The part of an RNA shown here (large-subunit ribosomal RNA, domain III) has 478 nucleotides and comes from Carbonactinospora thermoautotrophica. Rfam family: Bacterial large subunit ribosomal RNA. Its family is annotated with ribosome and structural constituent of ribosome in the Gene Ontology.
[in-house]
Context: one part of a larger RNA
C1' cells in the first nucleotide's frame, strides 16, 4: 500500500460424543453429487506417504480436538503372482580383428537387452495394517529317495545269420619264351643298265656316284598258334570259430513346429443380466382397505480330476536316395500300393460328473460393542457380450520378428533301465506397505492442466453418447 486484492471450479442442515476450545474431527439421521466416474485394480514414477497411540510451536491459503503435519511404535510373509537362476528383438557391449598420431571409431565370434515367446494355484476365512503369499480346503509342477506293479535289456543257455588273414587243391575266352606256321624284310655279296674320271696295247680294263632293274642270303619284324611260373575265380579247411542279432538315455547338429498381417460375416457357448404364479427367510402396517398368484429380501460355489461334444486342421503304408557340411529309420526328392471322406490322428470351447457330507448364503440368537454362534432354499425360464471356440475360417494386398521352448532323428553314452502309482523329503534370489487420472507421480503449490493398461452393473438408447440410478466413493480446508 491495506486490513486492500485474494482465500484456485461444487451443497449442505440437524442433533449426539470429545475436547479448555467445534461451521470444518468423530458418530448417527436426513439432503446433495460422480457413477466407462469423483468405482476398483495393475504398470510408470514416487519412497513410508500405509497403520495404532500420543501431540497441535511451525505447514494446512480461516479455525482444527483434524491431517498426506510432528514424535513413538508397529507394518509389506509366495515352489505356482512379477522378475532373476529360461530365450531372443531393436539397440548395448565386446576376446581375437580392422581402421585412427592419439582420444578414440567400427566389428566377428560372443555376452546383455522386454515392450515378445516359454513356465506349475483355485475357492473360502483371517488383521489395525499383508495375502493367489498366513491359516482351511482342494490340486498342480520339478528334483530327488523308497515300496508296490509292470515292460525291456546285459550275463548265462538256446536258436538265427556269419565272416577274414593263411594253407591246400583246382584252375581260365588271362601272359608270354624256346619252337612252329604264314607274311613282309635292312646292311651284305654276285649280275645288269646309266653318267664320269683315269690308264690303255684302242679291243678293253679300274674306279667314284646314280637306278633295287634280276638273283642270293637271311639279322630283325607283324600276325596266329605255343608252356612253367603267375594268376581272375572256385573248392576245401581255418569254422557253423570270431563276430553279428543292443534295453535305455541322447545333442551345444539335422529336420519340424513355436511363427505372427489387415479385414469382414455367421454359426457355437459362457460370464453378465432380467423374470418367476416356482422354493427359502421375514413382514401383515403412520390412515380406511390389504391372508393375498400380497409385499420385501435371497435363490452361489473356483482351480483341479474324468469324460473329449459344437467346432477347426490333417491321407496312409511301403521302396529308393548323389540334397539337408558328419550320420540319420527324421526332413527334403522320386517310384509304387491303397484310399476321397470317412475309419484314424491331432486339436478343441462349453456342458455333465467331481472337487463338495465342504465353504458361502438372507436372516436369527448372544455380546463386555472387540467379538462369538446357528444357518434355509440354493431351481425354472428368457435374454445375452466388445469374452471363449478363434493366432480358427473367408476374403484382400501394402504379403505381415527372432530365439529358446516342445516333437523327431542319428552322432554319441551304454549296463542296466523305461512306464505307471503310493509314500516321504526338497524347491534358492528379489518384490510383495501404500498413493495410482492423483493432495502421494510430472507441472516451485494440498495448482480447474498432463499421465499408458483391465474390469464396465440397471432403466431409456444404435451405443462406453446423454439422463438418471446400483456397488462404491465423495460433500472438495475459510
Nucleotide at each position: 500500500g491495506a486490513g486492500u486484492a485474494g482465500c484456485g471450479a461444487a451443497a449442505g442442515a440437524c442433533g449426539a460424543g470429545u475436547g479448555g476450545g467445534a461451521a470444518a474431527c468423530u458418530c448417527g439421521u436426513c439432503c446433495g453429487c460422480c457413477g466407462a466416474a469423483u468405482g476398483a485394480c495393475c504398470a510408470a514414477g514416487g519412497g513410508u506417504u500405509c497403520c495404532u497411540g500420543g501431540g497441535c510451536c511451525a505447514g494446512g491459503c480461516u479455525a482444527a480436538u483434524c491431517c498426506g503435519c510432528c514424535c513413538a511404535g508397529g507394518g509389506u510373509a509366495a515352489g505356482u503372482c512379477g522378475g532373476g537362476a529360461c530365450c531372443u528383438a531393436a539397440g548395448g557391449c565386446g576376446a581375437g580383428g580392422c581402421c585412427g598420431c592419439g582420444a578414440g571409431g567400427c566389428g566377428u565370434a560372443g555376452u546383455c537387452g522386454a515392450u515378445g515367446g516359454a513356465c506349475a494355484a483355485c475357492g473360502g476365512g483371517u488383521u489395525g495394517a499383508u495375502a493367489u503369499u498366513c491359516c482351511c480346503g482342494u490340486a498342480c509342477c520339478c528334483g530327488u529317495c523308497a515300496c508296490g506293479g509292470u515292460g525291456c535289456g546285459c550275463c548265462a543257455g538256446c536258436g538265427c545269420c556269419g565272416a577274414a588273414c593263411c594253407c591246400a587243391c583246382c584252375g581260365a575266352g588271362a601272359c608270354u619264351a624256346a619252337c612252329c606256321a604264314c607274311c613282309c624284310g635292312a646292311g651284305c655279296c654276285c649280275g645288269g643298265g646309266g653318267u664320269u674320271c683315269u690308264c690303255u696295247u684302242c679291243g678293253g680294263a679300274g674306279g667314284g656316284c646314280c637306278c633295287g632293274c634280276g638273283g642270293g642270303g637271311g639279322a630283325g619284324g607283324c600276325u596266329g598258334g605255343g608252356a612253367c611260373c603267375u594268376g581272375a575265380g572256385g573248392u576245401g579247411g581255418u569254422a557253423g570259430u570270431a563276430g553279428g542279432u543292443g534295453a535305455g538315455c541322447g545333442a551345444u547338429g539335422g529336420g519340424g513346429u513355436g511363427a505372427c498381417g489387415c479385414a469382414g460375416g455367421a454359426a457355437g457357448g459362457u460370464a453378465g443380466u432380467c423374470c418367476a404364479u416356482c422354493c427359502c427367510g421375514g413382514g401383515c402396517g403412520g390412515u380406511g382397505g390389504u391372508u393375498g398368484u400380497c409385499c420385501c429380501g435371497g435363490g452361489g460355489u473356483a482351480a483341479g480330476g474324468c469324460u473329449g461334444u459344437a467346432g477347426g486342421c490333417u491321407g496312409c503304408g511301403g521302396g529308393g536316395u548323389a540334397g539337408g557340411c558328419a550320420a540319420a529309420u527324421c526332413c527334403g526328392c522320386c517310384c509304387c500300393g491303397c484310399g476321397u471322406g470317412a475309419c484314424g490322428g491331432c486339436u478343441g470351447a462349453g456342458a455333465g460328473c467331481u472337487g463338495a457330507u465342504g465353504c458361502c448364503g438372507a436372516g436369527c440368537c448372544u455380546u463386555u460393542c472387540g467379538a462369538g454362534g446357528c444357518g434355509a432354499a440354493g431351481u425354472g425360464g428368457a435374454u445375452g457380450a466388445u469374452c471363449c471356440u478363434a493366432u480358427g475360417c473367408u476374403g484382400c494386398c501394402g504379403a505381415g520378428a527372432a530365439a529358446a521352448g516342445c516333437c523327431u532323428c542319428u552322432a554319441g553314452c551304454g549296463a542296466g533301465u523305461g512306464c505307471c502309482g503310493u509314500g516321504g523329503c526338497g524347491g534358492c534370489c528379489c518384490g510383495u506397505a501404500c498413493c495410482c487420472c492423483a493432495a502421494a507421480c510430472c507441472g516451485a503449490c494440498u495448482c480447474a492442466g498432463g499421465u499408458g493398461g483391465u474390469c464396465a452393473g440397471g432403466u431409456a438408447g444404435a451405443g462406453a453418447a446423454u439422463a438418471c440410478c446400483g456397488a462404491g466413493g465423495c460433500g472438495a480446508u475459510c